Molecule: Guanidine-I riboswitch aptamer
Organism: Methylocella silvestris
RNA sequence: GACGUAGGCGGCUAGGGUUCCGAUCGCUUUUUUGCGGUGCUGGUCCGAGAGCUGCGAUCCAGCUGGGAGAAAUCGGCUGGAGGCACGGCGGGACAAAAGCCCGGGAGAC
Repeated sequence: GACGUAGGCGGCUAGGGUUCCGAUCGCUUUUUUGCGGUGCUGGUCCGAGAGCUGCGAUCCAGCUGGGAGAAAUCGGCUGGAGGCACGGCGGGACAAAAGCCCGGGAGAC
């Protein structure tokens, strides 16, 4: 310098806005109610590669199944491993926003 591989799924949270609920304000309605404004502690909702957690892929060791037997392949059980990670601007989706997606990107070291 070049090429290739790896980064899965669920639950929760940080966080997020306002579709619905609620709250609140205004108008309206004989009452019932209806319409609009306001993110307003909250519920629904969205939600992390670099947050938490559970499982899994895969890998290591042992035992084991089918077979006359060995090997290969496939599988089961038990134990273990399952790492590291500074990061814009800008754009995108859903009602809208975001640590979501672009993105383990650009860039830095």